[in-house]
Context: one part of a larger RNA
RNA sequence: AGAGGGUCAAGGAACUAGGCAAAUCAGCUGGGCGUAACUUCGGGAGAUGCCCUCCCCGCCCAUGCGUGCAUGGGCGGGGCGCAGCGAAAGAUUGCUUGGCGACUGUUUAUCAAAAACACAGGUCUCUGCAAACCCGCAAGGGGAAGUAUAGGGGCUGAGGUCUGUCCAGUGCCGGAAGGUUAAGGGGAGCCGUUUUUGCCUAUAGGGCAAGGGCGGCGAACUGAAGCCCCGGUGAACGACGGCAGUAACCCUAACUGUCCAAAGGUAGCGAAGUCCAUUGCCAGGUAAGUUCUGGCCGGUAUGAAAGACUUCACGACCAAGCAACUGUCUUCGACCCUUUACCC
Numbered sequence: 001a002g003a004g005g006g007u008c009a010a011g012g013a014a015c016u017a018g019g020c021a022a023a024u025c026a027g028c029u030g031g032g033c034g035u036a037a038c039u040u041c042g043g044g045a046g047a048u049g050c051c052c053u054c055c056c057c058g059c060c061c062a063u064g065c066g067u068g069c070a071u072g073g074g075c076g077g078g079g080c081g082c083a084g085c086g087a088a089a090g091a092u093u094g095c096u097u098g099g100c101g102a103c104u105g106u107u108u109a110u111c112a113a114a115a116a117c118a119c120a121g122g123u124c125u126c127u128g129c130a131a132a133c134c135c136g137c138a139a140g141g142g143g144a145a146g147u148a149u150a151g152g153g154g155c156u157g158a159g160g161u162c163u164g165u166c167c168a169g170u171g172c173c174g175g176a177a178g179g180u181u182a183a184g185g186g187g188a189g190c191c192g193u194u195u196u197u198g199c200c201u202a203u204a205g206g207g208c209a210a211g212g213g214c215g216g217c218g219a220a221c222u223g224a225a226g227c228c229c230c231g232g233u234g235a236a237c238g239a240c241g242g243c244a245g246u247a248a249c250c251c252u253a254a255c256u257g258u259c260c261a262a263a264g265g266u267a268g269c270g271a272a273g274u275c276c277a278u279u280g281c282c283a284g285g286u287a288a289g290u291u292c293u294g295g296c297c298g299g300u301a302u303g304a305a306a307g308a309c310u311u312c313a314c315g316a317c318c319a320a321g322c323a324a325c326u327g328u329c330u331u332c333g334a335c336c337c338u339u340u341a342c343c344c
Base pairs, nucleotide, nucleotide: 001340002339003338004337005336006335007334008333010330011329014328019325030052031051032050033049038043040158054079055078056077057076058075059074060073061072062071063070064069065068080084093323094322095321096320097319098318099317100315101314105117106116121156122155123154124153125152126151127150133142134141135140159310160309161308162307164240165239166238169237170236171233172232173231174230175229178228179227180226184222185221189217190216191215192214193213194212195211196210197209198208199207200206241259242258243257244256245255268302269299280296281295282294283293284292327332
């Protein structure tokens, strides 16, 4: 000096990012009294808090029987100690306010336990059963020995109050008149090759024409879904304006004009876990508060199931504060025990 453990004057969080760590409190199913806001009336609650607990004597009540004993409960008096659940081990600090998540649960085995995931509940959508969907090349299997009060998928996430406007774009659903559109069908026409007949030239493996066979190319026309098109649909993907002017102080603008858009953000909440300006402004708390709480609010990047607001209970969550308590600390350390380093 390191690790583990113990004690400390006065002060008591001044430490620190933060009371981290330590200390306080406290008795394995003790007894009595008493207990707030709030609340979904269950809770909150062991809230917080106060008191008792040993031994001896007398008496009372209850039960049992052996009739004076046992057990249990109670009343009065007395005794000792610093201390009576006299305990080696074991063994919760409490309170207030706010944020987030309703809750019990789950998770990054080995740096993250959370506000993340799940959840009951809500809602949309698919699926009529050889179901949808999933695994598999298939057979086959799961779904399910289930049948729409069932099963799959998406989003949201108890409860309470609610969930506004926009269907122009994209998606999905429905429609089928018209436009477009594939293979296929179709086969006008053209070409190659072979063969027959006729004709012309007059012998050459000649030329021309019309047919037949085989093969190739191929126009018109026909030809679904889809797309274009017409509607619907937001707890589908999403989106939810600008510039001027105006009231008898000033300010502000219920009001007016104008441009654009599919429609112009409703209720609620709001310097928020919400970019910046920003330590916004006012109030509270402190001697002093970039944090905290309550208000204000133009928030130009809030906002309604990527849910909005609120909410009892709950939380090894996050933030602020209070009481108690302490070596966390006071240019502040000291001592003791065990052990390691180190020396002999």
The part of an RNA shown here (large-subunit ribosomal RNA, domain IV) has 344 nucleotides and comes from a Candidatus Shapirobacteria bacterium.